[in-house]
Context: one part of a larger RNA
Molecule: small-subunit ribosomal RNA, central domain
Organism: uncultured bacterium
RNA sequence: CUGGGUGUAAAGGGCGUGUAGGCGGAGCUGCAAGUCAGAUGUGAAAUCCCGGGGCUCAACCCCGGAACUGCAUUUGAAACUGUAGCCCUUGAGUAUCGGAGAGGCAAGCGGAAUUCCUAGUGUAGCGGUGAAAUGCGUAGAUAUUAGGAGGAACACCAGUGGCGAAGGCGGCUUGCUGGACGACAACUGACGCUGAGGCGCGAAAAGCGUGGGGAGCAAACAGGAUUAGAUACCCUGGUAGUCCACGCUGUAAACGAUGAAUACUAGGUGUGGGAGGACUGACCCCUUCCGUGCCGCAGUUAACACAAUAAGUAUUCCACCUGGGGAGUACGACCGCAAGGUUGAAACUC
Numbered sequence: 001c002u003g004g005g006u007g008u009a010a011a012g013g014g015c016g017u018g019u020a021g022g023c024g025g026a027g028c029u030g031c032a033a034g035u036c037a038g039a040u041g042u043g044a045a046a047u048c049c050c051g052g053g054g055c056u057c058a059a060c061c062c063c064g065g066a067a068c069u070g071c072a073u074u075u076g077a078a079a080c081u082g083u084a085g086c087c088c089u090u091g092a093g094u095a096u097c098g099g100a101g102a103g104g105c106a107a108g109c110g111g112a113a114u115u116c117c118u119a120g121u122g123u124a125g126c127g128g129u130g131a132a133a134u135g136c137g138u139a140g141a142u143a144u145u146a147g148g149a150g151g152a153a154c155a156c157c158a159g160u161g162g163c164g165a166a167g168g169c170g171g172c173u174u175g176c177u178g179g180a181c182g183a184c185a186a187c188u189g190a191c192g193c194u195g196a197g198g199c200g201c202g203a204a205a206a207g208c209g210u211g212g213g214g215a216g217c218a219a220a221c222a223g224g225a226u227u228a229g230a231u232a233c234c235c236u237g238g239u240a241g242u243c244c245a246c247g248c249u250g251u252a253a254a255c256g257a258u259g260a261a262u263a264c265u266a267g268g269u270g271u272g273g274g275a276g277g278a279c280u281g282a283c284c285c286c287u288u289c290c291g292u293g294c295c296g297c298a299g300u301u302a303a304c305a306c307a308a309u310a311a312g313u314a315u316u317c318c319a320c321c322u323g324g325g326g327a328g329u330a331c332g333a334c335c336g337c338a339a340g341g342u343u344g345a346a347a348c349u350c
Stems, first nucleotide, its partner, number of pairs: 003322004007304002012318001014201004021194003025088001027086005033081002035077008049065006091191001092188003096183003103177007110154001115149007125136002162169002207248006216242002221237004259317006267295011299306002323350003332343004
């Protein structure tokens, strides 16, 4: 390279937006670049292949044919691709109406609890553990009552419930704001899909810079235990950090370990949102669209399992893999304040 693959064996980019590129719905007409057919020219000879011949055979040599699958010119065909024009509505989008939601940002408010402070009651213990000790307490702790301060998180509701592209999002109210869904079929008329680079998000955690904040928790650290030792597990403390604003970092088992889009392919049963029918009726029932679970046939799979939310049957586009170690290392480049990140080998070895 031709291939074969990517849930768990190596392998899906953390996620989006979108440039180039690739691919692309129904009908009609034209053109003829691709495509197909014919003709002409050329495609040196030798070689290769086929037939025949010459050296005693063979290698070798000679003759003839075929071939040289190509290129150019020219004449046609018009189904498909392309291209130009016209047109269509089912793909896509817009409008209108409607309900759902922890979607995002900002501001304000609330109660429970922990801690601390003040005051009252009250007295000898509290705390902690497997058992203890360190620790706190007669300078009055723990417990309890009242008041106050401050920070962080929002019990119940809560649900394989909802929303978001992913990361993620959960007290209440208000303001601003994004998306999805259903109904309808008014409008545009293929405007679509994917997407190398690029750009943006990445509020998982940790980490970094500047300035705030600091209740609880808690790396580091100190002490007490345990132990042969115990730089741990357990206990008492405790600083960064955790929180906020702005900026950086750009990584995770960033997982459904499953890229995106479209179409098709038995059923059954829950649940969330909407619509229609039937009904006296919000319920139940029937139909239908979108989401989210379980079970299961065909089919797939090495098996496990997947099974209309496919890992089935197909098409398009992107990313990635190609034995283990060396190694996600070295070097170089780019990014970063740093920590480090992205890209990413080889020798050698099995």